[in-house]
RNA sequence: AGUUGAAAAUGGCAAACUUGCUGAAAAGCAAGGACGCAAAGCUAUAGGGGCUAAUGUUAAAUCAAAGCCAGCCAGUUGCCUUA
Repeated sequence: AGUUGAAAAUGGCAAACUUGCUGAAAAGCAAGGACGCAAAGCUAUAGGGGCUAAUGUUAAAUCAAAGCCAGCCAGUUGCCUUA
C1' cells in the first nucleotide's frame, strides 16, 4: 500500500412502533425506542431501480417529477485488523 471481516479492540449508526412538528402525498426533522448494520458515513440531472402525484394531461381510468427513497443495487471516502 492493497486485501480480509472467522477472531478481537475503540467505538459508531438506529428499523418497526409511539409522541410532536413540516408536507398534497411519498416522506423528512426532533425525542423516546432497538430490528439489525463492517461503512446502516457521504452522494438523488454521475448511473440503474423504486415510492408519491400537489400540478399538468385524459370523458374517466391512466400517464408524467423539477418532490421523495442511499437500511434496493451502485459510485465514492474512512476506523481497527487476519493471512
A computed fold for an 83-nucleotide RNA from Aquibacillus sediminis, annotated as c-di-GMP-I riboswitch aptamer. The sequence was found by an Rfam model in a public genome assembly. Its mean pLDDT, the model's own confidence on a scale to 100, is 84. The model forms 94% of the base pairs in the Rfam consensus. The source organism's lineage runs through Bacteria, Bacillati, Bacilli, Bacillaceae and Aquibacillus. Rfam family: c-di-GMP-I riboswitch aptamer. Rfam's curators write: GEMM was predicted in a large-scale screen for bacterial structured RNA regulatory elements. Genes associated with GEMM are involved in a diverse array of functions, including chemotaxis regulation, signal transduction, secretion and chitin.